Notes: Predicted 3D model of a 75-nucleotide RNA (transfer RNA) from a Gammaproteobacteria bacterium.
RNA sequence: GGCGCCAUCGUAUAAUGGUGAAUACAGUGGGUUUUCGCCCCACAAAUCCGGGUUCAAUUCCUGGUGGCGUCACCA
Numbered sequence: 001g002g003c004g005c006c007a008u009c010g011u012a013u014a015a016u017g018g019u020g021a022a023u024a025c026a027g028u029g030g031g032u033u034u035u036c037g038c039c040c041c042a043c044a045a046a047u048c049c050g051g052g053u054u055c056a057a058u059u060c061c062u063g064g065u066g067g068c069g070u071c072a073c074c075a
Stems, first nucleotide, its partner, number of pairs: 001071007010025004018055001027043005048064005
């Protein structure tokens, strides 16, 4: 450098062109408990950046950035 794949709450992982983007753990608050833990309830928190298509984009297309894999170059 070429090609392929990936990028979503703090972390891990869903969603599939159309509901206020979900679940688990972690966090905060509350309940239970003599206390802690366990358990239960609630809350906050995210679609990497720009552009395009569309009535509607997290999803499709395109450029960039970053990561991974592979091949090549470099002796």
Rfam family: tRNA. Gene Ontology term of the family: triplet codon-amino acid adaptor activity. It is annotated as a transfer RNA. About the family: Transfer RNA (tRNA) molecules are approximately 80 nucleotides in length.
The coordinates come from a structure-prediction model, not an experiment, and the mean pLDDT is 81.